[in-house]
The part of an RNA shown here (small-subunit ribosomal RNA, central domain) has 350 nucleotides and comes from a soil metagenome. The RNAcentral record of the full RNA draws on SILVA. The prediction has a mean pLDDT of 89.
Context: one part of a larger RNA
């Protein structure tokens, strides 16, 4: 529970596509369902309100009047909503020209570094820490040079930068492919917004099958520390981290801020585009569109703060909240190989 809310107090679904539904631009004509105005009908009695009466009053009760509707019929109105018709271009989409980008997928390829292997040189240590020890090393380590193998990640560029709906994306090249921005204003002519269900995408960890395994490294084993040390520090090291395919579907999935449109002082940085001025000119300067930051008025806010990227002012649609614990649990259902996920109480208690 016809209320008020959702950045931080409880509350925005992790993100998208889209079904039903809800909502919907400018002007004209028609209809009259919604809407509005008279009229007629009906709206039993009791109840309710008012006036009057009866029980000594009241409750109660009797009489009269009134009120009472998503109701029916008919007449009328035509602004708004709706429906039908025909039209428009500002919303939306398309087309032509141009631009930036770690957007996605696949294949190939490069150098640095770590590790390991082979060889040369060379000898007594090395490694590690707060200090040590475990460890490695005279079967020749560490250091150093040459050669080789393999895996993973891409220093500088790098940005307060860019791209993507989100998760996320970073060496280089090629192929395939999505989106965006600017510009012309040529075409369509409201084709739009949102979106319960639904479908898809979705970090890390985890799971299945097969591969791969350099470094790192849960669990584990040692060494230390300590009263203890199932830790922090050190030496090892399995799964994993990587690849292919298939699952899982969670997160502080965060801007803790759903999406769309419109309106509302300024200033400043930066990224992408267009125009102008100027010029030898890609520089500078001015205007403008789109993105991304900072500062700041009005306004908003419990405050912090937000402030044209709103948390301001409005409209449309969806999701969600309703004291703490019990509990995001039990039960049931659906999903999953499992781990578990989604949906989601109550007793009791403060």
């Nucleotide at each position: 529970u016809u209320g008020g809310g959702c950045g931080u107090a409880a509350a925005g679904c992790g993100c998208g596509c889209g079904u039903a539904g809800g909502c919907g631009g400018c002007g004209c004509c028609g209809c009259a369902a919604g809407u509005c105005g008279g009229c007629c009908g009906u709206g039993a009695a009791a109840u309710c309100u008012c006036c009057g009466g009866g029980c000594u009053c009241a409750a109660c009760u009797c009489g009269g009047a009134g009120g009472g509707g998503u109701c029916g019929g008919g007449c009328g109105a035509g602004a708004c909503u709706g429906c039908g018709g025909g039209g428009c271009u500002g919303g939306a989409g398309g087309c032509g020209g141009g631009c930036a980008g770690a957007g996605g997928g696949c294949a190939g390829u490069g150098g640095a570094a770590u590790u390991c292997c082979g060889g040369g040189u060379g000898u007594a240590g090395u490694g590690g820490u707060g200090g040590a020890a475990u460890g490695c090393g005279u079967a020749g380590a560490g250091c150093u040079c040459c050669g080789g193998a393999g895996g993973a990640a891409c220093a500088c560029c790098a940005g307060u930068g860019g791209c993507g709906a989100a998760g996320g994306c970073g060496g280089c090249u090629g192929c395939c492919u999505g989106g965006g921005c600017c510009u012309g204003g040529c075409c369509u002519g409201a084709c739009g917004c949102u979106g319960a269900g639904g479908c898809g995408c979705g970090a890390a960890a985890g799971c299945g099958u097969g591969g791969g395994g350099a470094g790192c490294g849960a669990u584990c084993c040692g060494g230390a520390u300590u009263a203890g040390a199932u830790a922090c520090c050190c030496g090892g090291g399995u799964a994993g981290u990587c690849c292919a395919c298939g699952c899982c579907g969670u997160a502080a999935a965060c801007g803790a801020u759903g999406g769309g449109c419109a309106c509302u002082a300024g200033g400043u940085g930066u990224c992408g585009g267009g125009g102008g001025u100027a010029u030898c000119g890609a520089c500078c300067c001015c205007c403008u569109c789109g993105g991304u930051g900072c500062c700041g008025c009005c306004g908003c806010u419990a405050a912090c703060g937000c402030a044209g990227u709103a948390a301001g002012u409005g409209c449309c649609c969806c999701g969600c909240c309703u004291g703490g614990g019990g509990a995001g649990u039990a039960c049931g259902g659906c999903c999953g190989c499992a781990a578990g996920g989604c949906u989601a109480a109550a007793a009791c208690u403060c």